[in-house]
RNA sequence: UAACCCAACGGAGGAGCACCCGUGAAGAGUAGACGUCCAUCAGGGAAUCGGGGCGGAUCGAAAGGCUAGGGUGCCGAAGGGGAUGGGAGCCCCAGAUCCUGUCGCCCUGGGCAUACGGAGAAUAUCCGUAUGACUGUCACGGAGGAGUCCGUGGAGAGCCGGUGGGUUU
Numbered sequence: 001u002a003a004c005c006c007a008a009c010g011g012a013g014g015a016g017c018a019c020c021c022g023u024g025a026a027g028a029g030u031a032g033a034c035g036u037c038c039a040u041c042a043g044g045g046a047a048u049c050g051g052g053g054c055g056g057a058u059c060g061a062a063a064g065g066c067u068a069g070g071g072u073g074c075c076g077a078a079g080g081g082g083a084u085g086g087g088a089g090c091c092c093c094a095g096a097u098c099c100u101g102u103c104g105c106c107c108u109g110g111g112c113a114u115a116c117g118g119a120g121a122a123u124a125u126c127c128g129u130a131u132g133a134c135u136g137u138c139a140c141g142g143a144g145g146a147g148u149c150c151g152u153g154g155a156g157a158g159c160c161g162g163u164g165g166g167u168u169u
C1' cells in the first nucleotide's frame, strides 16, 4: 500500500416506516329517545279497559376501521407467519374471529399497480401471495478518457463511510 475478516460508531434509499394530536367522510337518518300526535280496521254492528308489535311525524348518537393537516421517534424502520401467555366475544363451555405481551424460530430491500384470498358495514382501508414495471444497493459481464450508461443476478444477517483490531501480500 492493497485485499479480506471482526468490532463499535456514523450514514443512505423516498410515493420509506411506526406512533401521537386532529379535521372530515363513512358508520346512519342506523341504534336509541319520547310515549305527545297521525295511522292501524278483513267473521254483522256498537261500546269499555289494559298490554304489545309494525309504519309515519319529532329528536337523534357512539365504537372499531379510514383520513386533510400538524407533531414525535426512526431506516429491520417495520409488517406477516409460527410458538407461548393475557383479554374481548356469544346465556354457559369449546371453537372460528378480533385486540394484545414475549421469542431473529421462519418469511419480506422499498413503495406502487393489477389479480386472487383473508379481515372489514364497506365500493374505504389493512394483511398475505403471485405477476408487472419502477427504485436504492452490491456482485459479475460489457461500453466510455471520465462523470456515467447498458445487461444479468443476489438480498437488509445487505450496502456506504471514516476509526480501531486481526490475517495475507
Base pairs, nucleotide, nucleotide: 002168003167004166005165006164007163009161010160011159014075016074017073018072019071020070021069024066032059033058036057037056038055078108079107080106081105082103083102084101085100086099087098088097109135110134112132113131114130115129116128117127118126119125137154138153139152140151141150142149143148
RNAcentral holds the sequence, with entries from ENA. A computed fold for a 169-nucleotide RNA from Mesotoga infera, annotated as Lysine riboswitch aptamer. The prediction has a mean pLDDT of 76.